[in-house]
Molecule: Bacterial RNase P class A
Organism: Thiohalobacter sp.
RNA sequence: GAAGCCGGCCGGACAGCCGCUGCGGCCAUGUGCCGUGGAGGAAAGUCCGGGCUCCACAGGGCAGGGUGCCAGGUAACGCCUGGGGGGCGCGAGUCCACGGAAAGUGCCACAGAAAACACACCGCCGAUGGCCCCGUCCCCGCGACGGGCGCACAGGCAAGGGUGAAAAGGUGCGGUAAGAGCGCACCGCGUCCCUGGCAACAGGGGCGGCAGGGUAAACCCCACCCGGAGCAAGACCAAAUAGGGGAACACAGGCGCGGCCCGCGCCGUUCCCGGGUAGGUCGCUCGAGGUGCGCGGCGACGCGCAUCCCAGAUGAAUGGCUGUCCACGACAGAACCCGGCUUACAGGCCGGCUUCAACC
Numbered sequence: 001g002a003a004g005c006c007g008g009c010c011g012g013a014c015a016g017c018c019g020c021u022g023c024g025g026c027c028a029u030g031u032g033c034c035g036u037g038g039a040g041g042a043a044a045g046u047c048c049g050g051g052c053u054c055c056a057c058a059g060g061g062c063a064g065g066g067u068g069c070c071a072g073g074u075a076a077c078g079c080c081u082g083g084g085g086g087g088c089g090c091g092a093g094u095c096c097a098c099g100g101a102a103a104g105u106g107c108c109a110c111a112g113a114a115a116a117c118a119c120a121c122c123g124c125c126g127a128u129g130g131c132c133c134c135g136u137c138c139c140c141g142c143g144a145c146g147g148g149c150g151c152a153c154a155g156g157c158a159a160g161g162g163u164g165a166a167a168a169g170g171u172g173c174g175g176u177a178a179g180a181g182c183g184c185a186c187c188g189c190g191u192c193c194c195u196g197g198c199a200a201c202a203g204g205g206g207c208g209g210c211a212g213g214g215u216a217a218a219c220c221c222c223a224c225c226c227g228g229a230g231c232a233a234g235a236c237c238a239a240a241u242a243g244g245g246g247a248a249c250a251c252a253g254g255c256g257c258g259g260c261c262c263g264c265g266c267c268g269u270u271c272c273c274g275g276g277u278a279g280g281u282c283g284c285u286c287g288a289g290g291u292g293c294g295c296g297g298c299g300a301c302g303c304g305c306a307u308c309c310c311a312g313a314u315g316a317a318u319g320g321c322u323g324u325c326c327a328c329g330a331c332a333g334a335a336c337c338c339g340g341c342u343u344a345c346a347g348g349c350c351g352g353c354u355u356c357a358a359c360c
Base pairs, nucleotide, nucleotide: 001356002355003354004353005352006351007350008349009348010347012325013324014323015322016321017320018319020038021037022036023035024034025033026032027030040331044342045341047340048339049338050337051336052230053229054228055227064226065225066224067223068222069083070082071081072080073079084098085096086095087094088093099221100220104219105218106215107214108213121161122160123157124156125155128154129153130151131150132148133147134146135145136144137143169187170186171185172184173183174182188210189208190207191206192205193204194203195202196201234282235281236280237279244273245272246271247270248269249268253267254266255265256264257263289308290307291306292305293304294303295302296301326329
């Protein structure tokens, strides 16, 4: 210098004027004056996890849902960190739903002989049996024996070709009629043991020619986790109007109990009580909080000390105008809170590392 990999950060700046809004103070009320605070890295999607609130709940099981290599972190997680294994990359690194298919069931288009009780299209062989040809013998019958780059009928084979995403392990030597774990060596697989590691796993040794196609984000099996609803949660104060409950008074009248009497109930007046609506208040922002330093840890993170207070609205504020400058400004706006993940994003800055080239 070129090409890349990983991590972190910023997200127009300054000034003036006019507005909006939370809180505090002042004058003692005008919807005033002064001071001060006022969106984000994602406030987003609402996909996970938790706090908080109400409801439900003896315990256990079933159903349903989720997670899925190991260890750790955390309030918790499907998140993060470290490690193992596998894929990709020369590398820095990066990606992975990464338990079980030798428990059971299902499915596997097209092509292909065959897609799972393996099979045989082309092909190879045809040792053995059969057929054909030749020779010899004879008891003259294709009867016996021998021979044949004979035939390919029975039969044998799965090495090679071909199909497919995938075809009963791979390479080599031996072996055979041709072949084949048929035999052997190495690799692979299974199993037992040893060593290292908390573990996932790795390395080594013995034994077995050797079970086994794929698919579990198909049912299923195994292990672990999970109650429901959500701040319009929930709590408090509390009009007007209507209605409810109770007490006292009045028992004169009316109505009902299909006629009458008694009795009962309702209608009246006064007082008291509770529920609930409108409205208001709380929940509401000091919190698993930020920053700095130290210590422990590879790290995620934890502990200690110091320091800071950083939106809290409820028709819902955070805006507009002007000037100067620059690299001319992206995605986007809180509504109970927090930890993550994912998605969107003009442009720019910083740090670490890798490979290549040249020079010293």